[in-house]
Molecule: transfer RNA
Organism: Ceutorhynchus assimilis
RNA sequence: UUCUCGGUGGCUCAGUUGGUAGAGCAUUACACUGGAAAUGUAGGGGUCCUGGGUUCAAAUCCCAGUCGAGACA
Numbered sequence: 001u002u003c004u005c006g007g008u009g010g011c012u013c014a015g016u017u018g019g020u021a022g023a024g025c026a027u028u029a030c031a032c033u034g035g036a037a038a039u040g041u042a043g044g045g046g047u048c049c050u051g052g053g054u055u056c057a058a059a060u061c062c063c064a065g066u067c068g069a070g071a072c073a
Stems, first nucleotide, its partner, number of pairs: 002071006010025004019056001027043005049065005
């Protein structure tokens, strides 16, 4: 330099064919306990890496940029 893959709650990751963004763990409250842990119930938390385009509608499609990983030399 070229090519490929990836960037989504605090962390690890889903999200298929464009149609109201989800799970597990963590965290908060409550129940339980003499008190904890474990368990159960409920809740909070995300401008989906950035900018632009297409579309009635974009995490998803297109373009550019940026960061990370890998391949060839």